RNA sequence: GCGUCACCCCCUGGAGAGAGCCGCGCCCCGAGCGCGGCCACCGAAGGAGCAAGCGCUGACAGCCCCCAGGGGCUGGCGUGAAUCUCUCAGGUAGAGCGGACAGGUGGGCAGUA
Repeated sequence: GCGUCACCCCCUGGAGAGAGCCGCGCCCCGAGCGCGGCCACCGAAGGAGCAAGCGCUGACAGCCCCCAGGGGCUGGCGUGAAUCUCUCAGGUAGAGCGGACAGGUGGGCAGUA
């Protein structure tokens, strides 16, 4: 000096759903804030679930082939993605925070001359 994917930092964009009810505490006394309980709702932190496919089938159940030693199919077991599903967690006026995912001629990192 060059510098891919992934990863870390930074920047930009980024949806959904009750300013619900009750109780307690704090307070600058307000459509305030925090905590707990109850109900309703949302999916895009995190978490959980699985289809095809793939692997196993020593043992168990059914069936098929056959050179009688085995082989195959189904069931079974394991593996298996998402913005799908669940809603444990999280969230539900605006602002802020967070946010899957996407973008960056930003900074690192592997490597290389």
Predicted 3D model of a 113-nucleotide RNA (Glycine riboswitch aptamer) from Malikia granosa. Rfam family: Glycine riboswitch aptamer. Its family is annotated with glycine biosynthetic process in the Gene Ontology. From the family's description: This family represents the bacterial glycine riboswitch. The organism belongs to Malikia, within Bacteria. RNAcentral holds the sequence, with entries from Rfam. Model confidence (mean pLDDT): 75 of 100. Of the family's consensus pairs, 80% are formed in the model.